[in-house]
Molecule: small-subunit ribosomal RNA
Organism: metagenome
RNA sequence: AGAGUUUGAUCCUGGCUCUGAGUGAACGCUGGCGGCGUGCUUAACACAUGCAAGUCGAACGGUAACAGAAGAAGUUUGCUUCUUGCUGACGAGUGGCGGAUGGGUGAGUAAUGUAUAGAUAUGUGCCCCAUAGAUUAGGAUAGUCACUGGAAACGGUGAUUAAUACUAGAUAUUUUUUAUGAGGGAAAGUUUUUGUGCUAUGGGAUCGGUCUAUAUGGUAUCAGGUAGUUGGUGAGGUAAGAGCUCACCAAGCCAAUGAUACCUAGCUGGUCUGAGAGGAUGAUCAGCCACACUGGAAUUGAGACACGGUCCAGACUCCUAUGGGAGGCAGCAGUGGGGAAUAUUGCAUAAUGGGGGAAACCCUGAUGCAGCAACGCCGCGUGGAGGAUGAUGUAUUUUGGUGUGUAAACUCCUUUUAUAUGGGAAGAUGAUGAUGGUACCAUAUGAAUAAGCACCGGUUAAUUCCGUGUUAGUAGUCGCGGUAAUACGGAGGGUGCAAGCGUUACUCGGAAUCACUGGGCGUAAAGCGCGCGCAGGCGGGUUUGUAAGUUGGAAGUGAAAUCCACUGGCUUAACCAGUGAACUGCUUCCAAAACUACUAACCUAGAGUGUGGGAGGGGAAGAUGGAAUUAGUUGUGUAGGGGUAAAAUCCGUAGAGAUAAUUAGGAAUAUUAAAAGCGAAGGCGAUCUUCUGGAACACUACUGACGCUGAGGCGCGAAAGCAUGGGGAGUAAACAGGAUUAGAUAUCCUGGUAGUCCAUGCUUUAAACGAUGAAUGUUAGUCGUUGGUAUGCUUGUCAUAUCAGUGAUGCACUUAACAGAUUAAACAUUCCGCCUGGGGAGUACGGUCGUAAGAUUAAAACUCAAAGGAAUAGACGGGGACCCGCACAAGUGGUGGAGCAUGUGGUUUAAUUUGAAUAUAUGUGAAGAAUUUUACCUAGCCUUGAUAUUGAUUGAAUUCGAUAGAGAUAUUGAAGUGCCCUUUUAGGAACAUGAAAAUAGGUGCUGUACGGCUGUCGUCAGCUCGUGUUGUGAGAUGUUGGGUUAAGUUUUGUAACGAGCGUAACCCUCGUGACUAGUUAUUAAUGGUUUGGUUGAGGACUCUAGUCAGACUGCCUUUGUAAGGAGGAGGAAGGUGAGGAUGACGUUAAGUUAUUAUGGCCCUUACGGCUAGGGUGACACACGUGCUACAAUGGUUAGGAUAAUGAGAGGCAAUACCGUGAGGUGGAGCAAAUUUAUAAACCUAAUCUCAGUUUGGAUUGUAGUUUGUAAUUUGACUACAUGAAGCUGGAAUCACUAGUAAUCGUAGAUUAGUUAUGCUACGGUGAAUACGUUCCCGGGUCUUGUACUCACCGCCCGUCACACCAUGGGAGUUGAUUUCACUUGAAGUGGGGAAGUUAAAUUGGUUAUUCUCCACGGUGGAAUUAGCGACUGGGGUGAAGUCGUAAUAAGGUA
Repeated sequence: AGAGUUUGAUCCUGGCUCUGAGUGAACGCUGGCGGCGUGCUUAACACAUGCAAGUCGAACGGUAACAGAAGAAGUUUGCUUCUUGCUGACGAGUGGCGGAUGGGUGAGUAAUGUAUAGAUAUGUGCCCCAUAGAUUAGGAUAGUCACUGGAAACGGUGAUUAAUACUAGAUAUUUUUUAUGAGGGAAAGUUUUUGUGCUAUGGGAUCGGUCUAUAUGGUAUCAGGUAGUUGGUGAGGUAAGAGCUCACCAAGCCAAUGAUACCUAGCUGGUCUGAGAGGAUGAUCAGCCACACUGGAAUUGAGACACGGUCCAGACUCCUAUGGGAGGCAGCAGUGGGGAAUAUUGCAUAAUGGGGGAAACCCUGAUGCAGCAACGCCGCGUGGAGGAUGAUGUAUUUUGGUGUGUAAACUCCUUUUAUAUGGGAAGAUGAUGAUGGUACCAUAUGAAUAAGCACCGGUUAAUUCCGUGUUAGUAGUCGCGGUAAUACGGAGGGUGCAAGCGUUACUCGGAAUCACUGGGCGUAAAGCGCGCGCAGGCGGGUUUGUAAGUUGGAAGUGAAAUCCACUGGCUUAACCAGUGAACUGCUUCCAAAACUACUAACCUAGAGUGUGGGAGGGGAAGAUGGAAUUAGUUGUGUAGGGGUAAAAUCCGUAGAGAUAAUUAGGAAUAUUAAAAGCGAAGGCGAUCUUCUGGAACACUACUGACGCUGAGGCGCGAAAGCAUGGGGAGUAAACAGGAUUAGAUAUCCUGGUAGUCCAUGCUUUAAACGAUGAAUGUUAGUCGUUGGUAUGCUUGUCAUAUCAGUGAUGCACUUAACAGAUUAAACAUUCCGCCUGGGGAGUACGGUCGUAAGAUUAAAACUCAAAGGAAUAGACGGGGACCCGCACAAGUGGUGGAGCAUGUGGUUUAAUUUGAAUAUAUGUGAAGAAUUUUACCUAGCCUUGAUAUUGAUUGAAUUCGAUAGAGAUAUUGAAGUGCCCUUUUAGGAACAUGAAAAUAGGUGCUGUACGGCUGUCGUCAGCUCGUGUUGUGAGAUGUUGGGUUAAGUUUUGUAACGAGCGUAACCCUCGUGACUAGUUAUUAAUGGUUUGGUUGAGGACUCUAGUCAGACUGCCUUUGUAAGGAGGAGGAAGGUGAGGAUGACGUUAAGUUAUUAUGGCCCUUACGGCUAGGGUGACACACGUGCUACAAUGGUUAGGAUAAUGAGAGGCAAUACCGUGAGGUGGAGCAAAUUUAUAAACCUAAUCUCAGUUUGGAUUGUAGUUUGUAAUUUGACUACAUGAAGCUGGAAUCACUAGUAAUCGUAGAUUAGUUAUGCUACGGUGAAUACGUUCCCGGGUCUUGUACUCACCGCCCGUCACACCAUGGGAGUUGAUUUCACUUGAAGUGGGGAAGUUAAAUUGGUUAUUCUCCACGGUGGAAUUAGCGACUGGGGUGAAGUCGUAAUAAGGUA
């Protein structure tokens, strides 16, 4: 110090989450020791039991108990009993001091509190100092005794008694009241002594009381509060000021700087966190406060309105004889309860401290210690060294190995700790040790007693196997899991921390995510619709003074502890101690006077006034026009008009529309008109008149800071809407009809009412927008335009300058980018408003306003991990531009109709094996299913297997049979003994047999695990890279632009320059020529000849097959900058000459696990293997691809002419013969210029004559041929006979641009044969048409919009239905709190007060009793708040529900 998460990627905004530190913690797993700390955060809930405040005999009367002494009696001589306060002492009692400290808790309390700094009108027991004094009298009372009530608690009556208890008198300088007299007020003794007490006064110290200022939570959905309230006078009261209380008088006082009300809360030093500023917190320790079962009250006292005191009321608990009593753990232990959760009914007064006492001493759950708890912090240990064959085990593996791992075993060593035994402190200044036989020391034993927890996908250090299969589960966040999970569970391994480790909860941090330090508001959340303006905030220049702010200095204070630094003490540390620093604060005083402030005087630059001439749809009222629409009337006139994409509703023969005239009425003001003008905004548009506001400019006469902003407040404020009264031409929500549509409550059309208009009054909101608050100053320009002024001359519809407006472009600068840019979104200042994730929601409740509609102010629960801005690359658009393609158009021929062939679906079946499915499946895998193939079915068989490797055993191999069986197979017979080496026993190679086992096998699954291959986009022109440049970045540039091309082909321009894969070319075939070479091909010349290039011969020709040439826009004309284009010449060929091969980066989870290869999974007497038969060929039907036709451009018959490519030995087969024919017999020849092999269309001649025919050939019958083991299911072919549909094909749709389409035949692969009409090749004959690119389809480039990126087959909205969740309303109902009025009136203070009572005291005390105030309570009202609530409203969430398609592209009506 940051990281993850929105996106295809980017930058930004913005939330969520994590890594850190901490805790009085809890929970899970685990757990050796010690030290120091800490330990009911919840029920201020209730408490059994014990203890926590007593002490003093040196204040007193005394003597119940104990001990002693003395005496007496009894007597067992031990002792027992009695008496005496005589002594030590002392129960109970009087009296004194202390029980107001210590200890606990945090309920209440937002100020009667606390903190800091001050003030004084005040008190102060014990303590210290000083001065003075302690005199004279007195009567009681507890106790005790007697009697007596009551269960008890507790009393009653009589008698008697003391004091440092009480009372009276005296004195009192000082003291006190009054303020002049005058008056009031003390005392205590005790002890043998030292002494110690007592009284008064003053002073001190300590501790209080009271007051002031400042600071100290939230809510304005709490805006008004207050009646002793605010002040005065007088009185009372207090220790003391004061409405503290009372009487009277006045009407004040507090409040937007937040009164009052409600909610919450003890405050502080500090603690945690943080760089700090801050934020959170207030356990332990320390200071203050408050409280003591709840509420009220006083008494005593120096001090209390009193935790372990009193009285009263209430609730609760206990005792009871039912009459009445007792109690208060928020003291220490402890119990129950609550809770996730928090300890022992311990020891001791040894230390420290406190109370009493003269002291000894007593008391002290304060305190010191111990116990329990890993609750925290700190320290130590669980062994150390050596030890490789890198053992075993386990995990993994590519089976070779690797990891665990020097780890273990084993050897040597040590003893912290542990256990046992012995010794044994300090803490204690004289005595006294709970702790404690503790710390510590010594000796002995022996590696002995001691390691876990979490994590390992990223964040975040650390990975493999198995299991599971969107299941189980995980998860802080993103997310993981759908058969190869580094994310689940287990295991091996690893990482981190360690007597702990994780989880949960909470706080701070990170979060600059409330921003003082330190944020923003054009588009992300955010500028009020606009103005005026009170308060407030801020404010021009010069001089003087003051000193509030400010700065410096000094002093006081800021408790201690804590934190920090340095030392020291416990073996170290934690811990403890000492010293210092610090405590950033507050207060007082002194000084300075720049700035702010205040004061006084002045100034003119801000602001305003004045004068002047101009501009303007600025506002209000009134008046007056013309055009147009509509309606009425009249004339002319006749059949339509109107409306739409097209129609219809509608109007019209009762005369429309059209046209002419005229009348009426309302609304709006064409052109001018503009980036223009005016206004604060909303807004303002015919002309004229009246009234009226503001701004600009010029002059510089006047005032002299009069200013800016502006919470509340006030005013203005489009349209729609509301109210009343008018008006109503056009238009037009609602409504009606007609269309469109699946529907159409819309869009379109025909009508049409409110409204729109006027007056008045409300409403107060808009994308009220420049999505940009107002004001001031500063900061480059250029080009327009409006208004004013000045200057200049060349006097113009001029130029220049300047001020004020209003636009465009653009630098610096700013910005996330887009963009802004003197009219700022720049640089600064002042003031106001507003924002803090999305949704819920601008909603609910409450308040205010409004007749209403509604407006304004404005949440929460719940839910999500995003929502969003700008820009980028794609994709897409019923966006645009350009271009191309048999894409359309122009043509030719088809398909779709018929029959058949073939493939598919469906159906059927024992099986009809299977893959392929828009284009890119369907004459496809299959270049060939009768058996085989074959994967399917039925049946019969085999199980190391049909096949491969290893293999004990045996045998050469092999050949020929027989029997059974459908065959596989089983049984059996015969023949046969090989090769190499050799010692002839063995051995080897090959082959066969073969136990057992490793293993084979699988056309079983997964093409969504893969390789390879292939289809398609597409033979489309694209796809990229390096360097540079540019942008924050994704990216862009290059590759875009202007031309050109078939082409990213090329040229030019250009922040690009180059390069690669594609294009082109190189390659093959065809087309021309040359050269070379001539056999089986060829034959011009020349011989021979059987007259056949047959032969000699030739190499000219054709041809064959090798090498070259040729074509490059090279030449000419023209055009163009160029590239190139158009035309021409020559040429066999001309602009890519024609055709082929060649398929970029990628897309489609396209196809193929059934070609093959291959991971994983599955089967293993079967999902493997063998055999026979069957099936893949079924057949109501639907689709695709083809063949043959429907005829005369034809059919039939006869004759005739002319190819090319191929193939040939299990082959092609000639001549010849036989057969009507398929074919047969036979076999010359041929591994090929020899055979196949007669090409057909065509031509010639004849015939048919428009018919279901001499068309067409399906179907069927009979007879054959041929292949093959086999032709039934199910071959082909032949002959004869039979002679179906079909007469040119609906919607729709396909191919083709030249040697092409069309048409004609030929050959080949596969095969024994063939269902081939398929496929692949070959040649013959040989067209038509293309104006052109508007449209359909596909593609390319550029651009534009986008809420899409799984990319439009996208995204996405709302109702309804279902489930769940929280919430609003709700007739009401049940509590709680507060308050008001009336009432009640305990105890008690205060006032009155007896004829009762009273020893001292008598102007007295006291009591009954009475009055005031008053707690709890009662009744009624009001307010606030919480729970429940039939029913109801919307909201949210929920893999695959319904209906539509609102938004996003011009989203199909922006």